[in-house]
The RNA shown here (Bacterial RNase P class A) has 392 nucleotides and comes from a Microbacteriaceae bacterium. The sequence was found by an Rfam model in a public genome assembly.
RNA sequence: UGGGUCGACAAGACGGUCGCGUCGUCCGUCAGGCCGUAAGGAACCGACGGGUGCCGAGGAACGUCCGGGCUCCACAGAGCGGGGCGGUGGGUAACCCCCACCCGGAGUAAUCCGCGAGACAGUGCAACAGAGAGUAAACCGCCACGGGCUUCGGCCCGAGGUAAGGGUGAAACGGUGGUGUAAGAGACCACCAGCGAUUCGGGUGACCGAUCGGCUAGGUAAACCUCGCCCGGAGCAAGGUCAGACAGGGAACGCUAAGGCUGCUCGCCGAGUUCCCGGGUAGACCGCUAGAGGGCUGCGGCAACGUAUCCCCGAGAUAGAUGGCCGUCCACGGUCGCGCAUCGCAAGAUGAGUGGCUGAGACAGAACCCGGCGUAAUAGUCGGCCCAUUCG
Numbered sequence: 001u002g003g004g005u006c007g008a009c010a011a012g013a014c015g016g017u018c019g020c021g022u023c024g025u026c027c028g029u030c031a032g033g034c035c036g037u038a039a040g041g042a043a044c045c046g047a048c049g050g051g052u053g054c055c056g057a058g059g060a061a062c063g064u065c066c067g068g069g070c071u072c073c074a075c076a077g078a079g080c081g082g083g084g085c086g087g088u089g090g091g092u093a094a095c096c097c098c099c100a101c102c103c104g105g106a107g108u109a110a111u112c113c114g115c116g117a118g119a120c121a122g123u124g125c126a127a128c129a130g131a132g133a134g135u136a137a138a139c140c141g142c143c144a145c146g147g148g149c150u151u152c153g154g155c156c157c158g159a160g161g162u163a164a165g166g167g168u169g170a171a172a173c174g175g176u177g178g179u180g181u182a183a184g185a186g187a188c189c190a191c192c193a194g195c196g197a198u199u200c201g202g203g204u205g206a207c208c209g210a211u212c213g214g215c216u217a218g219g220u221a222a223a224c225c226u227c228g229c230c231c232g233g234a235g236c237a238a239g240g241u242c243a244g245a246c247a248g249g250g251a252a253c254g255c256u257a258a259g260g261c262u263g264c265u266c267g268c269c270g271a272g273u274u275c276c277c278g279g280g281u282a283g284a285c286c287g288c289u290a291g292a293g294g295g296c297u298g299c300g301g302c303a304a305c306g307u308a309u310c311c312c313c314g315a316g317a318u319a320g321a322u323g324g325c326c327g328u329c330c331a332c333g334g335u336c337g338c339g340c341a342u343c344g345c346a347a348g349a350u351g352a353g354u355g356g357c358u359g360a361g362a363c364a365g366a367a368c369c370c371g372g373c374g375u376a377a378u379a380g381u382c383g384g385c386c387c388a389u390u391c392g
Base pairs, nucleotide, nucleotide: 001388002387003386004385005384006383007382008381009380012329013328014327015326016325017324018323020056021055023053024052025051026050027049028048029047030046032045033044034041035040058363062374063373065372066371067370068369069368070235071234072233073232077266078265079264080263082231083230084229085228086227087101088100089099090098091097102116103114104113105112106111117226118225122224123223124220125219139166140165141162142161143160145158146157147156148155149154174192175191176190177189178188179187193216194215195213196212197211199210200209201208202207239286240285241284242283248277249276250275251274252273253272259269260268261267293312294311295310297308298307299306300305330361332359333358334357335356336355337354338353340351341350342349343348
């Protein structure tokens, strides 16, 4: 310098002007609430208007894919069914999340990927091709025996041995090399792979290594299934409080247990439950933002994270607010020129700087809250590591 890979930050700034929303505060009006027998009052509440002050979307607010807090079912369970996860050990309120490690695969590497338990519990699947696809198998072939023919090269029939060679296939009962054999074969040997071991060593563990064994018992569970661990349901349109209005009528079941607790069973609660016709209301408030909250620093830990002192308090809307305009500047890009440096005979090329003109800021928008994951997008910036090349 180029390429790759991993991670972090950020999402324009300032000023002016006009305009929004909650809250605080001040002023004014109303005479509603309130006080008063009344006339009236204006301390308090409320409503409206005006002034002023603080604050006012995100890294994903999106997706609704997960996990929770919270609320109700509900006084609260058991079993079946169903669902989720799946290497080991940690973190966390919890998780399908995060961290570290192990094994396998890709890559020169940094690094990335994994629906990572079980095929000797059972059931299934593997088209076609092929002799044969899991108690599989002899098509071509190789060997030697008997008989026959022969142009002496060999051919045909019978029965036997063989699975090393060839072919088919995604895959053919371990692989390579050798010994041996009539020809072959883990028949035997060396190395390798897999599998196994009351074996030994290391590790919390998954696993790793050594030694021994000739044992080779196929693949597939992101097929059904088995094993291990975990799991009530519904959801802020949850659920409550206040005010206000109206008009009820009919029927079924039930108090001898209807109905409710996601599906079923048990169990528990239990006096009302449900349907049809018709009428009224749609208002105000809570839930609703101080938290599994955030920040600096110290300590522990490889890390995720935990812990301690100190500091901070941020939008709470409800047809749903935070915007428009002007000016200056900035990160970054393009283009034209200027001088400088390097290379070059030159033309010119490259680099940083400077001046003018010009472009220039993406994805997107709270609605109970939080922790993750996934997705969108880049005006951009910074850093670690790996590989290649060059110079010192």
The model forms 99% of the base pairs in the Rfam consensus.
Taxonomically the source falls in Microbacteriaceae (Bacteria, Bacillati, Actinomycetes, Micrococcales).